Record summary:
The prediction has a mean pLDDT of 82. Predicted 3D model of a 486-nucleotide part of an RNA (small-subunit ribosomal RNA, 3' major domain) from a metagenome. RNAcentral holds the full RNA, with entries from SILVA. Rfam family: Bacterial small subunit ribosomal RNA.
Context: one part of a larger RNA
RNA sequence: UGACGGGGGCCUGUACAAGCGGUGGAGUAUGUGGCUCAAUUCGAUUCAACGCGAAGAACCUUACCUGGCCUUGACAUGCAGGUGGUAGAAGGAUGAAAGUCUAACGACCCCGCAAGGAGAGCUUGCACAGGUGCUGCAUGGCUGUCGUCAGCUCAUGUCGUGAGAUGUUGGGUUAAGUCCCGCAACGAGCGCAACCCCUGUGUCCUGUUGCCAAACGGACGAGAGUCCGGAGCACUCUGGACAGACUGCCUCGCUUCAACGAGGAGGAAGGUGGGGAUGACGUCAAGUCAGUAUGGCCCUUAUGGCCAGGGCUGCACACGUACUACAAUGCCCGGUACAAUGGGAAGCGAUACCGUCAGGUGGAGCAAAUCCCCGAAAACCGGGCCCAGUUCAGAUUGUCGUCUGCAACUCGACGGCAUGAAGCCGGAAUCGCUAGUAAUGGCGUAUCAGCUACGACGCCGUGAAUACGUUCCCAGGCCUUGUACA
Numbered sequence: 001u002g003a004c005g006g007g008g009g010c011c012u013g014u015a016c017a018a019g020c021g022g023u024g025g026a027g028u029a030u031g032u033g034g035c036u037c038a039a040u041u042c043g044a045u046u047c048a049a050c051g052c053g054a055a056g057a058a059c060c061u062u063a064c065c066u067g068g069c070c071u072u073g074a075c076a077u078g079c080a081g082g083u084g085g086u087a088g089a090a091g092g093a094u095g096a097a098a099g100u101c102u103a104a105c106g107a108c109c110c111c112g113c114a115a116g117g118a119g120a121g122c123u124u125g126c127a128c129a130g131g132u133g134c135u136g137c138a139u140g141g142c143u144g145u146c147g148u149c150a151g152c153u154c155a156u157g158u159c160g161u162g163a164g165a166u167g168u169u170g171g172g173u174u175a176a177g178u179c180c181c182g183c184a185a186c187g188a189g190c191g192c193a194a195c196c197c198c199u200g201u202g203u204c205c206u207g208u209u210g211c212c213a214a215a216c217g218g219a220c221g222a223g224a225g226u227c228c229g230g231a232g233c234a235c236u237c238u239g240g241a242c243a244g245a246c247u248g249c250c251u252c253g254c255u256u257c258a259a260c261g262a263g264g265a266g267g268a269a270g271g272u273g274g275g276g277a278u279g280a281c282g283u284c285a286a287g288u289c290a291g292u293a294u295g296g297c298c299c300u301u302a303u304g305g306c307c308a309g310g311g312c313u314g315c316a317c318a319c320g321u322a323c324u325a326c327a328a329u330g331c332c333c334g335g336u337a338c339a340a341u342g343g344g345a346a347g348c349g350a351u352a353c354c355g356u357c358a359g360g361u362g363g364a365g366c367a368a369a370u371c372c373c374c375g376a377a378a379a380c381c382g383g384g385c386c387c388a389g390u391u392c393a394g395a396u397u398g399u400c401g402u403c404u405g406c407a408a409c410u411c412g413a414c415g416g417c418a419u420g421a422a423g424c425c426g427g428a429a430u431c432g433c434u435a436g437u438a439a440u441g442g443c444g445u446a447u448c449a450g451c452u453a454c455g456a457c458g459c460c461g462u463g464a465a466u467a468c469g470u471u472c473c474c475a476g477g478c479c480u481u482g483u484a485c486a
Base pairs, nucleotide, nucleotide: 001486002485003483004482005481007480008479009478010477011476012475013474015470016469019433020432021431022430023429026324027323028322029321030320031319032318033317034315035314042053043052064310065309066308067307068306069305070304073128077127078126079125080124081123082122083121088105091102092101093100094099108119110117111116130299131298133297134296135295139293141288142287143286144284146282151190152189153188154187156185157166158165159164170181171180172179196276197275198274199273201243202242203241204240205239207237210233211232216229217228218227219226220225246270249264250263251262252261253260326426330385331384332383333382334381335380342373343372344371347366348365352361353360354359392423397418398417399416400415401414402413403412439462440461441460442459443458444457445456
């Protein structure tokens, strides 16, 4: 100087407390451990592994296993030799395919009158290719984490024999090493904040594919009004420019003429308005050689390559993360409103018709503010159920179907009918959340032929309760103290 302390002081944080909803019990989905297996490919392992790499394992993927095949190789470059019935190739044989054997037909380019030569291609040989083989404790790059915590340093000066200190400590204050005051320090850098994006208000511009208030015309109607048309850009909206918030104004507090704090006015918004992007010096020999790159080591008729089938989906068990429930603030049936984000051409697919349904037939329109996906659901209105393992719950199983796809046996999703398991709110323990948040309801997208999505990432609807406070638990910051630690 650090690190550590079941030392001290001060402070902060959904850390506790106050609340709301869960997990832990059930069934299922999914990941992991374990076991099993010819193989159940590999990696990730406290927080910071375990719905993680994987934004899609039937084949492919695929790296694993079994079996069948290839050996300059599926791919690149170079050298040497050979080659015109050459390269290619309909077809045939064998085979699970890959491959192997054969084969009618049969080329291209440059120089040259031609002969011929050279090239491409093929083939033989040699250099080499290839390796998801090992080492993340040889590395680059990227990432996680402490932590969006407020810290981490430097120059000069000064102090100290020196390591080093000072600055950065102190008094206030802040979300903040934020700012003010003081001070042997004076300045500066990386961080903080601001500058960037979205959102909340207004003004101006813009006017189709968006909009429809008033006026006009037409159709329907008794009327109210509804629909259509031109016209229009008022409004909504689209997307561009600007304005707006700065403790600017007022009062009070602390007062040191300070920083700042509390309240108020005005305002769409008030003290960082809300959200995002942004992650200092460093820590963990943290993670990744399987994304790619890369040193070293290893394999080279195999640890490389091709193919078929199987496996990654196995199941006495254990754990994590979710979904669905156990019901009446509910379930069922009927009626009836109101979204936003997005996506669409080998695509989205309307009206119509068929089917109880999954879906099918068909094909209008749309490279999309135009058409389609697309009738949101919870909510609301009416009716039924009457506390029961039930009109709760839906696992499991039987059977009949639909769709995708060469192909749904291992091993897809969905639908109809039948079946109707556990489960009556969950021990010790443990998690999330402070506001448009939690809780709850649906919708969209990526991946994708299809799908194991209940996952992930987004979108909108409905919409709470509680915070006295900092004694305690956890994490962190600053000062200080002890130390046989570095």